Model confidence (mean pLDDT): 80 of 100. This is a predicted structure of a 72-nucleotide RNA (transfer RNA) from a Bacteroidia bacterium. Rfam family: tRNA. The family's RNA type in Rfam is transfer RNA. Rfam describes the family as follows. Transfer RNA (tRNA) molecules are approximately 80 nucleotides in length. Gene Ontology term of the family: triplet codon-amino acid adaptor activity. The same sequence occurs in records of 2 taxa. The source organism's lineage runs through Bacteria, Pseudomonadati, Bacteroidota and Bacteroidia. The sequence is in RNAcentral, with records from ENA.
RNA sequence: GGUCCGUUGGUCAAUCGGUUAAGACGCUUCCCUUUCACGGAAGAAUGAGGGGUUCGAUUCCCCUACGGACUA
Repeated sequence: GGUCCGUUGGUCAAUCGGUUAAGACGCUUCCCUUUCACGGAAGAAUGAGGGGUUCGAUUCCCCUACGGACUA
C1' cells in the first nucleotide's frame, strides 16, 4: 500500500428497517441496619463523526477517524 472485519451509557453487551434502544457490573438517591456490608426499590448515564437512500436508519450505502486480522 491492498483486502476484510469492528466501533452502541463509565465497563461489558443484546438488537438486525417501525413503540420508550434489553440486560449485567459500576454510579446516585431512598428503604432496611446502631453503623458499614449484604438485600430491596427508584433514577441518571448510550448508537465514533459527517453525508446519502427510505414515509421511517443503531440496522442499508458512501466518506472520514480509530482499532484489529490477513496479504504484498